A computed fold for a 97-nucleotide RNA from Cyanobacteria bacterium QS_4_48_99, annotated as Bacterial small signal recognition particle RNA.

RNA sequence: GAUCCGGGCUCACGCGAUCUCAACGCCCGAACCUUGUCAGGACCGGAAGGUAGCAGCAAUAAGGGAUGCUUGAGAUAGGCGUGAGUUCCGGGUCCUU
Numbered sequence: 001g002a003u004c005c006g007g008g009c010u011c012a013c014g015c016g017a018u019c020u021c022a023a024c025g026c027c028c029g030a031a032c033c034u035u036g037u038c039a040g041g042a043c044c045g046g047a048a049g050g051u052a053g054c055a056g057c058a059a060u061a062a063g064g065g066a067u068g069c070u071u072g073a074g075a076u077a078g079g080c081g082u083g084a085g086u087u088c089c090g091g092g093u094c095c096u097u
Stems, first nucleotide, its partner, number of pairs: 001094007008086008017076007024068002026065003034059004042051003
C1' cells in the first nucleotide's frame, strides 16, 4: 500500500414498544324546538271513520363514558434487524521498503 473480517459513527428502509390524536365497534344520551308508535284526552263527522298529537316506550342526533392489546397518522432522549457510506478502532493475509 492492497484486500478481507469484526466493532464504532452517519444515513436509509423495515419490524416492533410507549405516548398523543382520530376512525370503527359497545354503552349512556333530547319535557318541547328529532323520528316511529302514539294510552288518556282534544278536534272534524249524522255515522263509519279520520286529523293533529301530550305522556310513556323504542330508535337515535349533538355530546359523553368504559374499553379493544382493531385500523390510520404523528412523535420518541427508546429496542432490534438489513443495506450502504465513513478521514475512526482492532485483527488476519499478501506485496513493497

Rfam family: Bacterial small signal recognition particle RNA. Gene Ontology terms of the family: SRP-dependent cotranslational protein targeting to membrane, signal sequence recognition and signal recognition particle, plasma membrane targeting. Rfam classes the family as a non-coding RNA gene. The sequence was found by an Rfam model in a public genome assembly. Taxonomically the source falls in Cyanobacteriota (Bacteria, Bacillati). The coordinates come from a structure-prediction model, not an experiment, and the mean pLDDT is 80. The model forms 85% of the base pairs in the Rfam consensus.